Context: one part of a larger RNA
Molecule: large-subunit ribosomal RNA, domain I
Organism: Flavobacteria bacterium MS024-2A
RNA sequence: CGUAUGGGGAAUGCCUAGGCUCUCAGAGGCGAUGAAGGACGUGAUAAGCUGCGAAAAGCUGCGGGGAUUGGCACAUACGAUGUGAUCCGCAGAUAUCCGAAUGGGGCAACCCACUAUAUUGAAGAUAUAGUAUCCUGCAAAGGAAGCAAACCCGGGGAACUGAAACAUCUAAGUACCCGGAGGAGAAGAAAACAAAAGUGAUUCCGUAAGUAGUGGCGAGCGAACGCGGAGUAGCCCAAACCAUAGUUGUUACGGCAAUUGUGGGGUAAUAGGACCACGCUAUUCGAUGCUUAAUAAAUUAGAAUCUACUGGAAAGUAGGACCAAAGAGGGUGAUAGUCCCGUAUAGGUAAGUUAAGUUAUUGAUAGUGGUAUCCUGAGUAGUGCGGGGCACGUGAAACCUUGCAUGAAUUCGCCGGGACCAUCCGGUAAGGCUAAAUACUCCUGAGAGACCGAUAGUGAACCAGUACCGUGAGGGAAAGGUGAAAAGAACCCUGAAUAAGGGAGUGAAAUAGAUCCUGAAACCAUACGCUU
Numbered sequence: 001c002g003u004a005u006g007g008g009g010a011a012u013g014c015c016u017a018g019g020c021u022c023u024c025a026g027a028g029g030c031g032a033u034g035a036a037g038g039a040c041g042u043g044a045u046a047a048g049c050u051g052c053g054a055a056a057a058g059c060u061g062c063g064g065g066g067a068u069u070g071g072c073a074c075a076u077a078c079g080a081u082g083u084g085a086u087c088c089g090c091a092g093a094u095a096u097c098c099g100a101a102u103g104g105g106g107c108a109a110c111c112c113a114c115u116a117u118a119u120u121g122a123a124g125a126u127a128u129a130g131u132a133u134c135c136u137g138c139a140a141a142g143g144a145a146g147c148a149a150a151c152c153c154g155g156g157g158a159a160c161u162g163a164a165a166c167a168u169c170u171a172a173g174u175a176c177c178c179g180g181a182g183g184a185g186a187a188g189a190a191a192a193c194a195a196a197a198g199u200g201a202u203u204c205c206g207u208a209a210g211u212a213g214u215g216g217c218g219a220g221c222g223a224a225c226g227c228g229g230a231g232u233a234g235c236c237c238a239a240a241c242c243a244u245a246g247u248u249g250u251u252a253c254g255g256c257a258a259u260u261g262u263g264g265g266g267u268a269a270u271a272g273g274a275c276c277a278c279g280c281u282a283u284u285c286g287a288u289g290c291u292u293a294a295u296a297a298a299u300u301a302g303a304a305u306c307u308a309c310u311g312g313a314a315a316g317u318a319g320g321a322c323c324a325a326a327g328a329g330g331g332u333g334a335u336a337g338u339c340c341c342g343u344a345u346a347g348g349u350a351a352g353u354u355a356a357g358u359u360a361u362u363g364a365u366a367g368u369g370g371u372a373u374c375c376u377g378a379g380u381a382g383u384g385c386g387g388g389g390c391a392c393g394u395g396a397a398a399c400c401u402u403g404c405a406u407g408a409a410u411u412c413g414c415c416g417g418g419a420c421c422a423u424c425c426g427g428u429a430a431g432g433c434u435a436a437a438u439a440c441u442c443c444u445g446a447g448a449g450a451c452c453g454a455u456a457g458u459g460a461a462c463c464a465g466u467a468c469c470g471u472g473a474g475g476g477a478a479a480g481g482u483g484a485a486a487a488g489a490a491c492c493c494u495g496a497a498u499a500a501g502g503g504a505g506u507g508a509a510a511u512a513g514a515u516c517c518u519g520a521a522a523c524c525a526u527a528c529g530c531u532u
Stems, first nucleotide, its partner, number of pairs: 001529007013517001014481002018452002020449007027441002029147002037098003040053003044076002048072002059092006068080003103112003113131007133144004151182001152180005162169001166216001192199002203230005213221002234433003237377001241264010269411001271376004275370004284364005289358007299347003305320005321338002323327001329341003382406008392418001413428005468475002488516001491503004
C1' cells in the first nucleotide's frame, strides 16, 4: 500500500407524532358570584406529568351510548358495571391558600385582629358570617379595580441612521411609555367639494400619480379634484312657546320678579321652528311575546370480494365477481372502492341563533298657508403674539387647532371658495348619536399547501421556556425511530458479579437485543498478501 473481516462514529436514505403559511366559518373576552397565574394537597401502593380541590384522577341531574372499566402506566391487591358502568355532551355542586387580593400586616402561598351569633353565665378558645379603597346615591343599594396576542383612538415621545461630514431636514409622530374602548375601533350626515357644469354623510380599495406641489429646491417628503368599485341610513337635543313642581326676593297679600327641575313642543338653508289660521286620525317602521320553520352538542344508519400463487405476513401477482349520490383520507403483518374506522347520502335533539307569520303588549313617525313679533348653540367666530397639524420647512399661506392678550354679528345675519377686495357660487359653526363596506387573531372547528422533515420546521416533534448560566433584568440548550406483535431472550455455562459474554430459545430477520431501522467518512484493530 492492497484485499477481507470487524470496532468506532452517526452522515445518508426512508418515516412523522411536531411545526410553518393560508382559506372558510366561529368566537372575540375573563374578573369582587374572586380572574389570569401559581403554592400546597389529592391515588391501595404514587417520584413526575395530567386531572381534580378537604365532597380533592372526583360528586349530582338530564341527554347520548351499550360492554367493558379504575388517565399517561406496566404489575399486584382490591373493586365498579345490563338496577346500564367507563366514555361523550349540556347544566349544576364542591372549589384549601396566595394572587386586583379587599379586616390589619407581610420577606406571595404566612402572621395577627375586631364585630355579631353559637358552644356559655364568665375568662379563654373554636365554628359560621361580616369588616379595604374610590365613585354614584338621602338611604337601600349599585358600579369600578386586575389580567389578556394583535388590531383601534387619545396624551407624551427618542436616537442610531440618511443627507456619503453636519446644524434646518430625515429616520418618524416610528420605537418606547401612559390612558381608554370594542368585537371591531375611529370617522360620519356639509358653516363640504367644485367652477359658470355639477356632486351630495363617513369609511375602504383601484386610479389620478411619483403628477401638482414641498424641500440646506439637498437628502428626501408627497397630496387633492375627478373617475371606477365595495358598502350604503339616517337621526336626536339646546332655544323660542305651553304646562307643572319647588326655592328665593318683594308685596298694597290680588300678585310680581328671578331661578331650578320635570313633561309637551321643536331641529331647518329653495331657511326652518315658535306663534296664528286650516286640515288629519292616516302611513310606515322598531322592540318584547307567541306560533311555525331552518340551523344547532354529544350522536344514529350507511353499499359492495372470493379463489390460487409467492411470501413471515397479501392489500402484491393471476383468474373471476360486486358496489358506487360512497374510487376523500387513515389503519390493518408489503401497495385494499368491496377487512376496520370512515366517505356520499339520509336522520336526530337541549340551550342558543336566525328567518317568516301573527297580532297580544309597547314605542317611534307626517301635512297646507301667513309672516308683525320671538328663537336658532359666546368668552364663541374673528384679531394680535407664540406654537402645532394640514403633502405644504413662514412662505404670497388660505384652512384646522390653541398657550397668552383681546373680542363681534343675530337671517337685511354669519362662514367658506389657498394672501386680499368685488361680483358670483356653495353652505349654516361654536351640542350629540349612528349599522355596513375596513383592521386584527391569544383562541375553537373544518380544510388546503410546486411549505419543513429532526443541524430543517416554532426556542421547544421527546415532561421546554425545562436543564443550565446570571445578584438581577435576562439568556437559554441538547435530546425522535427494536419488532407486524414483546413473542423484550425460560434454562445452562464462563465469571467475584445484579457486569459482560457464550450456548439454548423467540422471530422473516438478533450484524433487529433494548447504547436496538438504514449504518457513509475520519480514526482504530485483526488476518492474508505486496513493497522499500